[in-house]
RNA sequence: GCUAGGCUGGCGCGCUAGUCCUGCGCUGUUACCGUGAACGGACUUUACACGGAGCCGAAGCCCAAGGAAGGAUUAGUUUUGUUGAGCUGGUCCUCACUGUCUUUGCAGACGGCUUGUCCUUUGGGAUCAUGCUAAUGCGAACCGGGUCAGGGCAGGAAUGCAGCAGCCCUAAGUGUUGGUGGUGAUGUUCAAGGGGUAGCAGGCCCGAGAAGCUCUGGGGAUUAAACCAGCGAGGCUCGAUUGAUUCGACUGCGGGCGUGC
Numbered sequence: 001g002c003u004a005g006g007c008u009g010g011c012g013c014g015c016u017a018g019u020c021c022u023g024c025g026c027u028g029u030u031a032c033c034g035u036g037a038a039c040g041g042a043c044u045u046u047a048c049a050c051g052g053a054g055c056c057g058a059a060g061c062c063c064a065a066g067g068a069a070g071g072a073u074u075a076g077u078u079u080u081g082u083u084g085a086g087c088u089g090g091u092c093c094u095c096a097c098u099g100u101c102u103u104u105g106c107a108g109a110c111g112g113c114u115u116g117u118c119c120u121u122u123g124g125g126a127u128c129a130u131g132c133u134a135a136u137g138c139g140a141a142c143c144g145g146g147u148c149a150g151g152g153c154a155g156g157a158a159u160g161c162a163g164c165a166g167c168c169c170u171a172a173g174u175g176u177u178g179g180u181g182g183u184g185a186u187g188u189u190c191a192a193g194g195g196g197u198a199g200c201a202g203g204c205c206c207g208a209g210a211a212g213c214u215c216u217g218g219g220g221a222u223u224a225a226a227c228c229a230g231c232g233a234g235g236c237u238c239g240a241u242u243g244a245u246u247c248g249a250c251u252g253c254g255g256g257c258g259u260g261c
């Protein structure tokens, strides 16, 4: 003399997923300039960017006992709400596919046609109940009728009166049998018409598969809790602000690095 290199402040809070800056505050001084910026600016663990200026070979840089301005945050438990996470999950349906799997099938699978079972309408019956009706039986201790032994009452007598039992009859009622184009009901039957036909059964046709489970994949529907974490609210208990935890400018016993061309 030069500048690859170093220095020209740091910290807390706030902001942020995070870093740095602008912001607020503290500290401190040897502590540069311009542009950007809270509805922010620049970045991504080498975490402001861009541009410029000055100083230095020794300034410096790093670690660090101790001290320390200042700042930040506040215990436990329980209930509840919300968000996250749990959750590329679970269940069901469906399609394709896998299988030394199971069951079933030529004594006929799957499929097709048809009939029945089912529902409904109409009509004819059946059974039962009830009404009406015909025949017939039973049916009144006294308080219904007839006849009324015996006995009773009235009477001198003739005779008259009431009348129990018995027998006969009938009322209310009740039974049996029959009739009924009266009414109602039904685990009822038949016929015809209409509908339905999932399952089951019968008949006919066809002639070799069918069903289940399981592997994998696709699609659809539905459901998604508890434990856990963050935040908010409430209850209870405890404690205290001269506390506790934490960051820490600055100072600093002591030590290390570096001292280039």
Base pairs, nucleotide, nucleotide: 001261002260005056006055007054008053009027010026011025012024013023017044018043019042020041021040032052033051034050035049036048060257061256062255063254066251067250070247071246072245073244074243075237076236077235078234079233080232081231082230083229084228089223090222091221092220093219094218095217096216099213101212102211103210104209111205112204113203114202115201116200117199118195119194120193121192122191123190124189125188126186127185128184129183130182131180132179133178134177135176136175137174138173144169145168146167147166152161153160154159
Predicted 3D model of a 261-nucleotide RNA (Bacterial large signal recognition particle RNA) from a Nanobdellota archaeon. A source record names the gene ffs. Lineage of the source: Archaea > Nanobdellati > Nanobdellota. Its Rfam family is "Bacterial large signal recognition particle RNA". By type it is a non-coding RNA gene. For this family Rfam cites "SRPDB: Signal Recognition Particle Database" (Rosenblad et al., Nucleic Acids Res, 2003).